[in-house]
Molecule: transfer RNA
Organism: Deltaproteobacteria bacterium
RNA sequence: GGGGCUGUAGCUCAGUUGGGAGAGCGCAAGGCUGGCAGUCUUGAGGUCGAGGGUUCGAUCCCCUCCAGCUCCA
Numbered sequence: 001g002g003g004g005c006u007g008u009a010g011c012u013c014a015g016u017u018g019g020g021a022g023a024g025c026g027c028a029a030g031g032c033u034g035g036c037a038g039u040c041u042u043g044a045g046g047u048c049g050a051g052g053g054u055u056c057g058a059u060c061c062c063c064u065c066c067a068g069c070u071c072c073a
Stems, first nucleotide, its partner, number of pairs: 001072007010025004019056001027043006049065005
């Protein structure tokens, strides 16, 4: 320098007709227990990497850029 993949909650990751933003763990509150542990319930938590485009509508399609991983040279 060129090719490919990845980027979604604090962490690990789902998310296919383009229309609901989610799970587990963690965190907070409450129940069960004499208490701890454990378990159950509820809740908080999001610039869907950044910018632009297409569209009535974009995490999803197109372009550019950024970061990480990887292959070739």